[in-house]
Molecule: TPP riboswitch aptamer (THI element)
Organism: Maricaulis salignorans
RNA sequence: CAGAUUUCCGAGGGGCGUCGCGCUGGCCAGCCAGCGUGACUGAGAAGCACCCUUAGGACCGGAUCCGGGUCAUGCCGGCGGCGGGACGGAGAGGGUGAUGGAC
Numbered sequence: 001c002a003g004a005u006u007u008c009c010g011a012g013g014g015g016c017g018u019c020g021c022g023c024u025g026g027c028c029a030g031c032c033a034g035c036g037u038g039a040c041u042g043a044g045a046a047g048c049a050c051c052c053u054u055a056g057g058a059c060c061g062g063a064u065c066c067g068g069g070u071c072a073u074g075c076c077g078g079c080g081g082c083g084g085g086a087c088g089g090a091g092a093g094g095g096u097g098a099u100g101g102a103c
Stems, first nucleotide, its partner, number of pairs: 001100002005092006011053004016047001017040011059084003065078004
């Protein structure tokens, strides 16, 4: 400063991109794929880690979308008061401020 939910247990839902370098393979000379490593954004870029579970600011569709920006990318914004989208229990607190953010 914001502000009504918040914590725990179990269960469930979800995403994992872009670029540089190295190695290997394919193909036909420049691209593609796999692995490793570094960088960018982010809560998270395969970790039993992170986020979300209808009060649905997780995520998906629209989308090979639109505008801006970048080495590049859902990187930022629009679209979006959109359409979909996964729950039970036990406590605590409740505007006299739980809780979150910044310094």